A computed fold for a 504-nucleotide part of an RNA from a Pseudobdellovibrionaceae bacterium, annotated as small-subunit ribosomal RNA, 5' domain.

[in-house]
Context: one part of a larger RNA
């Protein structure tokens, strides 16, 4: 000099983009953050309007809907505690794999039977919520058929091969599915098996990743071998058994620190710091632990243990989990609103209409940070008045003020008023009467900080008297202090200007 997720001190007119818990992964009050589908079932079931013989029909078994059942909830969002590792980066390999919705192409959807929640009766309990009988339905859930180039097992030809295997053709023998709704129909939307893409993932290895030797030896499932088992899938993963082996100064093990990347800051580079927004992996979800469900979790807003801490309690037992948006309280030098809105983009349901969606698009607060624009232009010397300095001549602040001519950025007021909306058409906009245009007023409402001894642009005067004070450093201050403290005047940046932390 540059630079920041900054803070603090003085000061402060507007707008555009961006950005804001670094600390206590410290505890949370309230609210919202995931649902949706009646075109899977069965049950209840309006209003409104309309007609009417006034009983009641019709709109309607529509809208709605508690439960059963799809699907989603593994995404999206948040955090950086752990974690020195195949976590992350690269490069590859998986002849050792899975992959729901989606595309593509082939075959199929016949026929049956038991339950069960809603629901009703009954009990118990303060609740939370359970129990007992009974009665129903499905695209819930169980047989049978059928059935292949799917599956297990056998034997024959054929290609490739890493020699362990692997593919591709016929061929006998065994197993093994499915579901139906909506329309009047066309037809559609599912379901079942196959085979092929696509995405997403899991594992594997080869390089690369911080400090410490005042850590030097570490290691029994350790290291390998047959066999089992487990898993989508290899493997000590796990078990049995048998070998005695593994790793280590090219630093094992231990100890500390610490998410990784893309990148960001600085630097001519080489390099060194760092990993906030924002994008990709990764872990984590009050502490530990497990496994269920499922394509996918060992699951932030599920379950089940344990434990610590908060809450209700009728004391007999329940409920909770903001490292989601807002917001509280704590810490702390410090970091925002208990806003709108699904207009848009995208995401989960739906046949669609549509509903959800603190993702997300916007406002709001903060000069935190970039940038850009203002605080006014000209003209104006009797060089006013007035401060301040003088060697008493003057000199300077100063063309600066007045005055006099303008001018409308911006600000205020009024009118006018978007695009962001896609689409065949029509309707839809939170932001928004905003952004932009036009008039009208009126210089009106809008300038600070720090600094002046030397590094280092900028100088004098009076106070003070090694005091009261300055100070990055080298110093200043004991009576004429260019250094302290006032003033005048200057220098440098400018909505900002110091200063203090860090980094190169």
């Nucleotide at each position: 000099g540059a630079a920041c997720a900054a803070a603090c001190g003085c000061u402060g007119g507007c707008g555009g983009c961006g950005u804001g818990c670094c600390u206590a992964a410290u505890a949370c009050a309230u609210g919202c953050a995931a649902g949706u589908c009646g075109a899977u079932c069965g049950g209840g079931g309006a209003a409104u309007g309309g007609c009417u013989u006034c009983g009641g029909c019709c709109u309607a078994g529509u809208a709605c809907u508690a439960g059963a059942g799809g699907c989603g909830c593994a995404c999206g969002g948040g955090u950086g505690a752990g974690u020195a590792a195949c976590a992350c980066g690269u490069a590859g390999g998986u002849a050792a794999u899975c992959u729901g919705c989606c595309c593509u192409c082939g075959a199929g959807u016949g026929g049956g039977g038991a339950a069960u929640a809603a629901c009703u009766a009954a009990u118990c309990g303060a609740a939370a919520g359970a129990u007992u009988a009974g009665c129903u339905a499905a695209u819930a859930c169980c047989g049978c058929a059928u059935a292949a180039g799917a599956c297990c097992a056998c034997g024959g030809g054929g290609a490739c091969u890493g020699c362990g295997g692997u593919c591709c053709c016929a061929g006998a023998g065994g197993u093994c599915a499915a579901a139906g709704g909506a329309g009047c129909a066309a037809u559609u939307c599912g379901c079942u098996u196959g085979a092929g893409g696509a995405u997403g993932a899991g594992c594997c290895u080869g390089c690369g990743u911080c400090g410490g030797a005042u850590u030097a030896g570490c290691u029994a499932g350790u290291u390998g071998g047959u066999g089992a088992g487990g898993u989508a899938a290899u493997g000590g993963c796990u078990c049995a058994c048998c070998a005695a082996g593994g790793c280590u100064g090219u630093g094992a093990u231990c100890c500390g620190u610490a998410g990784c990347u893309g990148g960001u800051c600085u630097g001519a580079g080489a390099g060194g710091a760092u990993g906030a927004u924002c994008a990709g992996c990764c872990a984590c979800a009050c502490u530990g632990g497990a496994a269920c469900u499922g394509a996918g979790a060992c699951a932030c807003g599920g379950u089940c243990c344990a434990g610590a801490c908060u809450c209700c309690u009728a004391c007999g037992g329940g409920a909770g989990g903001c490292a989601g948006c807002a917001g509280u309280a704590g810490g702390g030098a410090a970091u925002a609103u208990u806003g709108c809105g699904c207009a848009a983009u995208g995401g989960g349901g739906g046949a669609a209409a549509c509903c959800c969606u603190g993702a997300c698009g916007c406002a709001g607060c903060g000069a935190c940070g970039c940038c850009g624009c203002g605080u006014g232009a000209g003209u104006g010397a009797u060089g006013a008045a007035g401060g301040c300095c003088u060697u008493c001549g003057g000199g300077u602040c100063g063309u600066a003020a007045a005055g006099c001519u303008c001018u409308g950025u911006u600000g205020c007021a009024a009118g006018g008023g978007a695009a962001u909306a896609a689409u065949a058409a029509a309707g839809u906009g939170a932001a928004u009467g905003u952004a932009c245009c036009u008039u009208g007023u009126g210089a009106g409402g809008a300038a600070g900080g720090a600094u002046c001894g030397g590094c280092u642009a900028a100088c004098u005067u009076c106070g003070u008297g090694c005091c009261a004070g300055c100070a990055g450093c080298c110093g200043c201050g004991g009576u004429a202090a260019g250094a302290c403290g006032a003033g005048g005047g200057a220098u440098c940046c400018u909505a900002g200007c110091g200063u203090u932390g860090u980094u190169c």
The source organism's lineage runs through Bacteria, Bdellovibrionota, Bdellovibrionia, Bdellovibrionales and Pseudobdellovibrionaceae.
Its mean pLDDT, the model's own confidence on a scale to 100, is 85.